[in-house]
RNA sequence: GCCACCAUAGCUCAGUGGCUAGAGCACUGGUCUCAUAAACCAGGGGUCGUGAGUUCAAUACUCAGUGGUGGCU
Numbered sequence: 001g002c003c004a005c006c007a008u009a010g011c012u013c014a015g016u017g018g019c020u021a022g023a024g025c026a027c028u029g030g031u032c033u034c035a036u037a038a039a040c041c042a043g044g045g046g047u048c049g050u051g052a053g054u055u056c057a058a059u060a061c062u063c064a065g066u067g068g069u070g071g072c073u
Stems, first nucleotide, its partner, number of pairs: 001072007010025004018056001027043005050064004
């Protein structure tokens, strides 16, 4: 230098253009217990990494650039 893939909650990830963006773990509160853990119930937490385009409508499609991983030279 070239190619491919990835970027969504604190972490690991799902989400094939349409209702308010979800799960597990973690965190907070409660129930339970002498107490803790476990279990159960409830809750908080997101400019969907950035900019632009297509579209009635974009987390999802296109382009650019940023960062990361791998490969080729």
Transfer RNA from Araneus ventricosus, 73 nucleotides, folded computationally. Taxonomically the source falls in Araneus (Eukaryota, Bilateria, Araneae, Entelegynae). It matches the Rfam family "tRNA". Rfam classes the family as a transfer RNA.